[in-house]
RNA sequence: UUAUCAAGAAAGGCAGAGGGAGAGACCCGGUGAAGCCUUAGCAACCCUUACCUGUUAAGAAGGUGCUACAUUCUACCAUUUAUUUGGAUAGAUAA
Repeated sequence: UUAUCAAGAAAGGCAGAGGGAGAGACCCGGUGAAGCCUUAGCAACCCUUACCUGUUAAGAAGGUGCUACAUUCUACCAUUUAUUUGGAUAGAUAA
């Protein structure tokens, strides 16, 4: 810089009090948080194959990512009967 972000997918071991970015709210957590490890899975950005070469289809060995809650919600702008809807900012991921 560009694209995407309401879908999807967890068990075990170590550990032992925090975690969901930050503020507020609302949640999760000794029926075990963060972190580390193992195994499994999801997805399909990179990737592989095919063709009618694209806003295509299929695939999943490898590189990432992810596996509570919409990026948990809100904030700024516009809009709405409405916290309704759209967008921006910020953030995350990939190339």
Source information
The RNA shown here (SAM riboswitch aptamer (S box leader)) has 95 nucleotides and comes from uncultured Leeuwenhoekiella sp. The coordinates come from a structure-prediction model, not an experiment, and the mean pLDDT is 84. Lineage of the source: Bacteria > Pseudomonadati > Flavobacteriia > Flavobacteriales > Leeuwenhoekiella. Its Rfam family is "SAM riboswitch aptamer (S box leader)". About the family: The SAM riboswitch is found upstream of a number of genes which code for proteins involved in methionine or cysteine biosynthesis in Gram-positive bacteria.